The prediction has a mean pLDDT of 85.
This is a predicted structure of a 542-nucleotide part of an RNA (small-subunit ribosomal RNA, 5' domain) from Pelvetia canaliculata.
[in-house]
Context: one part of a larger RNA
């Protein structure tokens, strides 16, 4: 010189985009941050309307109960989602990252394309209702129901398995193709149009298989810290044969064999740290570094496990075990901010317990919609970078006042009064965008399908609806120079010099060094020079 998530001093007008828990991976009180779906299921509850029935009378009303029918809410059961999106960086020196290949060694819910299907039955169980236990959390029996929950039976285009033939292909076990034969394997119904029915039919689903896509899962070869005051380390170690076990190769695991494998080109051991893209410096080569954003990894009070599922060994699941907090009726329970806020401790140090799902993503749902503390967006903080501004022009009797002085005068100085404009920011009044695409109604066209309509899809037109920000941003108007300037420095480096005052004292200081009585170096005024809404100090990095 240049940077910073920066602190700390004095000081602050206003706007735009950013950015803010780096220390205690301490502990957490409140509140939210995962739900959806009644177009899968019985059910309840609630409003409304018909019927029938009860009971009063004002004879057309109120009430009572049942049964229907529609709407609307919803504890449960079932299905998808809670493995995603959010947060930390503890731990990890590792195939964890990056970056080139490999799987003839693998998997993939939802999506998309294709082919085949979607049939018979059957026994439970939640809810509800009785009845018991507990202080609670919660549990225990009976009895009854219902499904796209479970279960059998059927059907096999097909796919799996054995085995046998044909035909291509390689890289050792082999891959790919045909094609036969034995064996094994599947399902679930909802929601609308039509139609007296049979029955057709449109959407959404359900099974089997083929392909795609897309996320993943394994394995290699390269590359990135310190340390030799760490020189030997290794028994599932190294490799074979068979086997378990996985979605897949494997000493991953076991048995039974050999006795191997690594290392000075640094094993092994310690130290320290998540990688990366990039950030800062820097002419570059290099050094340092990993905040925000982006991509991975790892992690969720510690340790351990496995369930269920396409996916997890699950951040807001489950089980154990411990430590810690809470509640107990003492018998026994709950709880996990490294999600948004915020609390408290530590600290030099880091925000609001704010508003909206109006856009974007995203679960879920046929859809309206719900739900999202993801997101958008206001706040707070000069924390950074940037832009604006605190007035402009004229004004000499060179005023006052204050400093110096060789007492003449000189400096502050066009600077102030004074005139003369202007009106950005702020302030006060009106107007007033764009963030809106979308979504429902109705209609009307084409397309794809049916016999044919209904429904579906796209597209036009019309109508009527959605905005947190916020009456924001921008316009125009009013009024006034009115509300807006400081910090450091002045011996050299290093741009800036005088007086007082102190007297090796109080002091300064990055370096050399000032101060013991004429200190441009201390401390104060006046002068001046830099930078300016910021200046300077410390800390760190090139």
């Nucleotide at each position: 010189g240049a940077a910073c998530g920066a602190a700390c001093g004095c000081u602050g007008g206003c706007g735009g985009c950013g950015u803010g828990g780096a220390u205690a991976a301490g502990a957490c009180a409140u509140g939210c941050a995962a739900g959806u779906c009644g177009a899968a299921c019985g059910g309840a509850a609630a409003u409304c309307c018909a019927g029938c029935u009860u009971a009063g009378c004002u004879u057309g009303c109120u009430u009572u109960g049942c049964u229907g029918a529609a709407u609307u809410u919803u504890a449960g059961u079932g299905g998808c989602g809670g493995a995603c999106g959010g947060g930390u960086g503890a731990g990890u020196a590792a195939c964890a990252c990056g970056u080139g290949g490999g799987c003839a060694a693998c998997a993939u819910g939802c999506c998309c394309u294709c082919g085949a299907g979607u049939u018979c039955g059957g026994g439970a169980u939640a809810g509800c209702c009785c009845a018991c236990c507990g202080a609670a959390a919660g549990g225990u029996g009976g009895a009854u129901u219902a499904a796209u929950a479970c279960c059998g039976g059927a059907u096999g285009u097909g796919u799996c398995g054995u085995g046998g033939u044909g035909g291509g292909g390689g890289a050792u076990u082999c891959c790919c193709u045909a094609u036969u034969a034995c064996g094994g394997u599947g399902a679930a119904g909802g929601u609308g149009g039509g139609g007296u029915a049979a029955c057709c039919u449109g959407c959404c689903g359900c099974u089997c298989g083929a392909g795609g896509a897309u996320u993943g899962g394994c394995c290699c070869g390269c590359g990135g810290c310190c340390u030799a005051u760490c020189a030997g380390c290794u028994a599932g170690a190294u490799g074979g044969a068979g086997g378990u076990g996985u979605a897949a190769g494997a000493g991953a695991c076991c048995c039974c064999c050999a006795u191997g494998g690594c290392u000075a080109c640094g094993a092994c051991g310690g130290g320290u740290a998540g990688c990366u893209g990039g950030u800062c410096u820097g002419a570059g080569a290099g050094g340092a570094u990993g905040a925000u954003c982006a991509g991975u990894c790892a992690c969720a009070c510690u340790g351990g496990a496995a369930c269920u599922g396409a996916g997890a060994c699950a951040c807001g699941g489950u089980c154990c075990a411990g430590a810690c907090a809470c509640c107990u009726a003492c018998g026994g329970g709950u709880g996990g901010c490294a999600g948004c806020a915020g609390u408290c401790g530590a600290g030099a140090a880091u925000c609001a317990u704010u508003c909206g799902c109006a856009a974007u993503g995203g679960a879920c749902g046929a859809a309206a919609g719900u739900c999202u503390g993801a997101c958008g967006g206001u706040g707070c903080g000069a924390c950074g970078c940037c832009g604006c501004g605190u007035g402009g022009a004229g004004g000499a009797u060179g005023a006052a006042g204050g400093a110096c002085c060789u007492a003449g005068g000189u400096c502050u100085g066009u600077a102030a009064a004074c005139u003369c404009c202007u009106g950005u920011c702020a302030u006060c009044a009106g107007c007033g965008a764009g963030u809106a695409a979308g979504g429902c109604c109705a209609u009307g066209u084409g397309c794809a399908g049916u016999a044919a309509c209904u429904g579906g899809u796209a597209c036009a037109u019309g109508g009527u609806u959605u905005g947190a920000u916020a009456g924001u941003a921008g316009c125009u108007g009013a009024a006034g120079a009115g509300g807006a300037a400081g910090g450091g420095a002045c011996g050299g480096c290093u741009a800036a010099c005088u007086u007082c005052g102190u007297g090796c004292c109080a002091g300064c200081a990055g370096c050399c060094g000032c101060g013991g009585u004429a200190a441009u170096a201390c401390g104060a005024a006046g002068g001046u020079c830099c930078c300016g809404a910021g200046c300077g100090u410390u800390g760190u990095u090139c």